A computed fold for a 72-nucleotide RNA from Candidatus Proelusimicrobium volucris, annotated as transfer RNA. Taxonomically the source falls in Candidatus Proelusimicrobium (Bacteria, Pseudomonadati, Elusimicrobiota, Elusimicrobia). It matches the Rfam family "tRNA". It is annotated as a transfer RNA.
RNA sequence: GCGCUCGUAGCUCAGUGGUAGAGCAUCCGCCUUUUAAGCGGGGGGUCGUGAGUUCGAGCCUCACCGAGCGCA
Numbered sequence: 001g002c003g004c005u006c007g008u009a010g011c012u013c014a015g016u017g018g019u020a021g022a023g024c025a026u027c028c029g030c031c032u033u034u035u036a037a038g039c040g041g042g043g044g045g046u047c048g049u050g051a052g053u054u055c056g057a058g059c060c061u062c063a064c065c066g067a068g069c070g071c072a
Stems, first nucleotide, its partner, number of pairs: 001071007010024004018055001026042005048064005
């Protein structure tokens, strides 16, 4: 330099054009003599950045940034 894959909650990841979710973590409550475990609930997001397509984009297109792998 070229190609491919990836970037979504604090972490690990789902979400194949129509309300952004789960598990773990955190906070509150229940339970327990207490803790742990268990059960119920809450908060937490510019969906890497910018532009384009579309009535509508996390999802499609382009550029850029970052990570990984391969080729040279």
The coordinates come from a structure-prediction model, not an experiment, and the mean pLDDT is 82. The sequence was found in a public genome assembly.